Annotation: This is a predicted structure of a 172-nucleotide RNA (Lysine riboswitch aptamer) from a sheep gut metagenome.
RNA sequence: GAUAGAGGUGCGGCAACGAAAAGUAGCCCAUGAGUGAAAGUGCGUUACCCCGAACGCAUAUGCUCAUUGUGCGAAAGGCAAUGCCGCCGAAGCUCAGUGUGUGGGGCGCUGCUGCUGACCGCCUGCCGAAAAGGUUUGCGGUUGUCAUCAUGCUUUGUGAUGGAGUGCUAUC
Numbered sequence: 001g002a003u004a005g006a007g008g009u010g011c012g013g014c015a016a017c018g019a020a021a022a023g024u025a026g027c028c029c030a031u032g033a034g035u036g037a038a039a040g041u042g043c044g045u046u047a048c049c050c051c052g053a054a055c056g057c058a059u060a061u062g063c064u065c066a067u068u069g070u071g072c073g074a075a076a077g078g079c080a081a082u083g084c085c086g087c088c089g090a091a092g093c094u095c096a097g098u099g100u101g102u103g104g105g106g107c108g109c110u111g112c113u114g115c116u117g118a119c120c121g122c123c124u125g126c127c128g129a130a131a132a133g134g135u136u137u138g139c140g141g142u143u144g145u146c147a148u149c150a151u152g153c154u155u156u157g158u159g160a161u162g163g164a165g166u167g168c169u170a171u172c
Stems, first nucleotide, its partner, number of pairs: 001172005008088001010087006018079001026072002028069001030067006040059007048106004091116003095111005117143006125135003145163007
């Protein structure tokens, strides 16, 4: 240097079903109040998506808010178990650059920019409809691996301390 492996409620992706989201958003009828000719509203363009912004077009029983009803009524992201696929820096996060033109957010891509061996629990901050879940700092526990020391034993057991996956084991 190459190949193959190990940790365990191990990691990630996809699919369908289901719960929840939610009787929510939104729509319709009726009533009341406010606003008043481009304010607002609708459509289109600028782009991976959304909000916002700019531009163009249209618009007056238009638009906004509230209440009522034997009214109608979603979806996305996330999630338990199941199935399939790819795997053991699997992967996640911080930072920076980039897809954006003019601002924000999300998502994707790139980067030894840094952190984390893995899992569980608690606190904290953020995302999320959420008591779910994800993620982050700190703390505690369990566990695998290597090193050192001690002990035991012909078999690599037990205990203590410490390190990190750019590690560890095996073969070439």
Model confidence (mean pLDDT): 76 of 100.